[in-house]
RNA sequence: GCGCCAACCGGCGAUGGGGCCCGCCGCAAUUGCCGAGAGGCUGAUGGCUCCUACCGACGA
Numbered sequence: 001g002c003g004c005c006a007a008c009c010g011g012c013g014a015u016g017g018g019g020c021c022c023g024c025c026g027c028a029a030u031u032g033c034c035g036a037g038a039g040g041c042u043g044a045u046g047g048c049u050c051c052u053a054c055c056g057a058c059g060a
Stems, first nucleotide, its partner, number of pairs: 009026005016051006032041003
């Protein structure tokens, strides 16, 4: 210096925050889909749930 494994810790999982669980990474994990292009589409979750924002419908 390189490779592998374990532990601790931290981070990440297409648009904000909290809890729990799952997976991944250790400067990497990660940065959605359609379209030749122009441009267009869905979703605030990785999953469950709560809050916030946004969208639609109905009622007061």